[in-house]
Parts: sequence; C1' cells; structure tokens
RNA sequence: GGGGGCGUAGCUCAGUUGGUAGAGCUGUGGACUUUUAAUCCAUAGGUCGGGGGUUCGAGUCCCUCCGCCCCUACCA
Repeated sequence: GGGGGCGUAGCUCAGUUGGUAGAGCUGUGGACUUUUAAUCCAUAGGUCGGGGGUUCGAGUCCCUCCGCCCCUACCA
C1' cells in the first nucleotide's frame, strides 16, 4: 500500500425487512435480615465512534474520516 472484520449504557453484548434504542451484570434507593451476603421491588444510565448524504423516517442504506483487530504485498 491492498483486502476484511469490529465500534450501541460504567462492563459484556442483542437490535429481524429502515418504523418508540434493549438485555444481563454493575450503580443508586427501598423491603427483608441482628449485620453482611443472598433474594425481591423500584430507579438511574445512550452525541448508537466523528462528519456528511439518501429518505416522511437511519443503530440499520451510501460516502468520508478516526480508533482497534486480522489477512496480504513491498522496503529494510
């Protein structure tokens, strides 16, 4: 240099054919308990990597850039 994959909540990950952004864990508050843990209830938490485009409507499609990983070529 060429090709491919990935980027979504604090963490690990879903998200179907473009149509209200979710789960588990974690955090916080409460119940229970002598206390902790466990369990139960409630709750908080998102520029969906950045920008642009298409569309009535984009996490999803297109372009571009950034970051990480893999394969490959070249130079030394």